A computed fold for a 94-nucleotide RNA from a bovine gut metagenome, annotated as THF (Tetrahydrofolate) riboswitch aptamer.
The coordinates come from a structure-prediction model, not an experiment, and the mean pLDDT is 76.
The sequence is in RNAcentral, with records from MGnify.
RNA sequence: GCAGAGUAGACAGCCUUGCGUUAAGUGUCCGGCGGACGGGGAGUUGCCGUCGGAACGAAGGAUUUUCCACGGUUUGGCUGUCGCAUCCCGCUGC
Repeated sequence: GCAGAGUAGACAGCCUUGCGUUAAGUGUCCGGCGGACGGGGAGUUGCCGUCGGAACGAAGGAUUUUCCACGGUUUGGCUGUCGCAUCCCGCUGC
């Protein structure tokens, strides 16, 4: 000098487990606070969590100890895809 590896995490599918259908949750926008971001350091206007506010907004049914359906729904597992915003150093091969 050239090439490459590795994280947290994000998303999708399947399975599982709850919750809601007396509408919470999910998603969108604004503000406050906090957190995380390859092995080391720095780290955002990006990401995540939480609190408050705003707009929007869905489906219930049956033969009722239960079952079916629905929800950009929750938890956990598996598989797949993507993957340090960026900067410096380091690691592996040549």